Overview
A computed fold for a 73-nucleotide RNA from Alligator sinensis, annotated as transfer RNA. Its Rfam family is "tRNA". The family's RNA type in Rfam is transfer RNA. RNAcentral records the identical sequence in 2 taxa.
């Protein structure tokens, strides 16, 4: 240099081009408890790596880059 994977919330992980991008687990308030942890109810948090394209709609296709991480000489 090229070639494959992969990039989603604080992390770890879903979602066939179609409703408001779902879940653990941790974070916040309640509940219960004598207190703490357990357990239960609620909630908050994602411009889906960046930039463009395609499409009546894209996390999902395309095209360039940018991290990682693997094979090549």
């Nucleotide at each position: 240099g090229c070639c494959c994977c992969a990039g989603u919330a604080g992390u770890c992980u879903a979602a066939u081009g179609g409703a408001c991008a779902a879940g653990g687990c941790a974070c916040u308030g309640g509940c219960u408890u004598u207190c703490u942890a357990a357990g239960c109810c609620a909630g908050a948090a994602a411009u889906u790596g960046u930039g463009g394209g395609u499409u009546g709609a894209a996390g999902c296709c395309c095209c360039a880059c940018c991290u990682g991480g693997g094979g090549u000489a």